[in-house]
Context: one part of a larger RNA
Parts: sequence; C1' cells; structure tokens
RNA sequence: GAGUAACGACAAAGGGGGUGAAAAACCCCCUCGCCGAAAGACCAAGGGUUCCUGUCCAACGUUAAUCGGGGCAGGGUGAGUCGGAUCCUAAGGUGAGGCCGAAAGGCGUAAUCGAUGGCAAACAGGUUAAUAUUCCUGUACCGCUCGUUGCUGCGAUGGAGUGACGGAGAAGGCUAGGCCAGCCUGGCGUUGGUAGUCCAGGUUUAAGCGAGUAGGGAGUGUGCUUAGGCAAAUCCGGGCGCACAAUCCUGAGACGUGAUGACGAUCCCUCCACGGAGGGAGAAGUGGUUGAUGCCCUGCUUCCAGGAAAAACUUCUAAGCUUCAGGCAACGAGAGGCCGUACCCCAAACCGACACAGGUGGUCGGGUAGAGAAUACCAAGGCGCUU
Repeated sequence: GAGUAACGACAAAGGGGGUGAAAAACCCCCUCGCCGAAAGACCAAGGGUUCCUGUCCAACGUUAAUCGGGGCAGGGUGAGUCGGAUCCUAAGGUGAGGCCGAAAGGCGUAAUCGAUGGCAAACAGGUUAAUAUUCCUGUACCGCUCGUUGCUGCGAUGGAGUGACGGAGAAGGCUAGGCCAGCCUGGCGUUGGUAGUCCAGGUUUAAGCGAGUAGGGAGUGUGCUUAGGCAAAUCCGGGCGCACAAUCCUGAGACGUGAUGACGAUCCCUCCACGGAGGGAGAAGUGGUUGAUGCCCUGCUUCCAGGAAAAACUUCUAAGCUUCAGGCAACGAGAGGCCGUACCCCAAACCGACACAGGUGGUCGGGUAGAGAAUACCAAGGCGCUU
C1' cells in the first nucleotide's frame, strides 16, 4: 500500500422468549422466504467414528460463538432368512508336470483363483439419545443332522435335460400410487356472514398359507426298436405303432385366511426436571374412478448383426453295495457357526491442497395445470447457502 480488496452463488429475513461474561448467527416459539425428478428419502463405491450424550472454546470455523463434522470424556453397530464368506463360473490372473529362453524370465495343460453374473429361506407392527427385515411381539419359511414308523434299487468327478440370456415393436390383463364419494371424530368463528351442498383431520394393514384366474407354452400317455450322446443306461436323441382330445407345465392379480391381531383421531390415570415419560381405553377403517416407466413379460410379434459359462436342480446308469448302507414320505427332536451392520453418501464426512459455485453409479420420486421426469406453484421432508 491499507484497516483497502475480500469474507466463495442476490434462496431473505423480522419479532418474542431462553441460556450466557458477552447473542444478527446457539436453543424454543410465531411470521416470512427458498428447494421439492430435490437443495427430500434409501443404497453401492469411497471415507473411517464424522453417529449419540455430557462438557470446554486456546487453536480449527474466512466474523462473533454460549454453537460445530473442533478439543476432552463416556456411550453406540445384536441376523439361519439383508450383504459377504461358504457353492458356481466370465473376462482375466496364477500355474504341478511341459515347451521356450545366456540369466532374469516368457508361454501354457491339468488344476486353482477371480463378480460386475448364477444360486435355499421373512414379513408387519413396536421399541433406543444413538441399531434394527438384526432386539421385542405376532405370524412364517429354508436347507442340514439325528431318531421312529411305513414304503423302496440305491449309487458319479460320467451321460442327458434344465439353468440359458440379443435388438426393436405392439397389444391386453393387473397392481402400486392418485383422486372423488360415503363413513367416523372434532369445530361453529376475537372481523360483516358461516348448522351448511360448511370446515379440519382420519379412513392403514405384510410375508406366508389355500384354491388356482386374465393370459402364455407344449400335443400327452404308452409299447417295440435303435451304427448317436468317448463305457453303460430304464435318461436324452433317431425310427415304427397304439390310445386319448383333452392333458400337462407356467402365470400376475383378485378372493379367502393371516387378523376376535396390529395400527388408528382422540380421551382417561399416574409421575415429572415442564422437555416429556409410563400405563389404560380406543371411532370409522367401505365403494367408485383413474392408473403407471412397476408386474404378468426371460412372455408375444418381428428382424439380422444370431445375442456367456458353470454350479445348484431333475433324471440316467458305471464301478460297487444289495434284509447292510442308501433313497422317498410323514412325524418328533436338535443345531443354524464366521465377517459386515454406527454415520455421510450429488456431499462441509467421497475425488478435487480448503467446511472449494466442479465431478460422482443405482433406487423411490406425491398434488394442481401440463403430452411430459419440461415448466410454474405447492405436500412430505429439508433448508435461508458462517460475516
């Protein structure tokens, strides 16, 4: 220079009360403003205690600070069913032997790893200052082990089926959600009107189980035979007959049950630090309409560029064992171990040296107007962007 520029989006504040040494900024209340396909909510990645409570204000916070994602202390993450590991494989990695190479090492078979994919099973309500599909209540489900009873050809690392998949397009049936009416409870005007065709709020309920719908797909059953499926096969494939017109598989939703339960406006009792806490009672809880980008649908139609694999699962036999073992069904009993789980997650907690106008994959995404996830204004919810 200069107490100048700046104090990081022009979404916005004002008032009252509290605390305190001190209040524009902290807490509570009222009003105002902003977002609302987000500036709300939930995950993945990443972070790693930032979560909650008490306490403190040196430093950190572009100002003050009684406040904080700051300091200190204490507390907090509860699972057979969520995710992982355990099982399976993809790209790719490693790689016994092996091949190559002065060495280092490179390639690669068997094998073994490797999810971003496949693969058993849980929902509703309640509860904490902080966790909950994990705790509690209620109602379920799954596979495994053992036992009893009954029936019985069981058996794999092998065979077969299945798993099993592209793009585009169109229609139908539904549901979530929304809206309206009805119903229930409450209200009757501080200012002219408001007992009415008035106003405000509520009208919520899952998985599972039962039976199988709209729809989609396949002919089905059985007998004989068989150079294929590296051996075998009753399985699959090929061939030849017979019988039946129906049968089987799949499949949302709705309905019933679950539920004489839960929730539910509100009311009553007790305690209280006046914030609240505990206990009890508990109304209506129906119908219509609209309607998805969600489900049926990994379907259907169509096209060429022809769109993973393996395990699980079903079935077949081989070796073998055959009053054993094993398999199937019912019933009963038992166990279900390990790791993650707090919190942020379009952000002040991640990546950007910062509490940085940048970047960051997925899910939900209400109302009025609208073709619309545009736009405008609002709900729930969250904020007014730290001078």

A computed fold for a 387-nucleotide part of an RNA from a Pseudomonadales bacterium, annotated as large-subunit ribosomal RNA, domain III.
The full RNA is in RNAcentral, with records from ENA.
The organism belongs to Pseudomonadales, within Bacteria.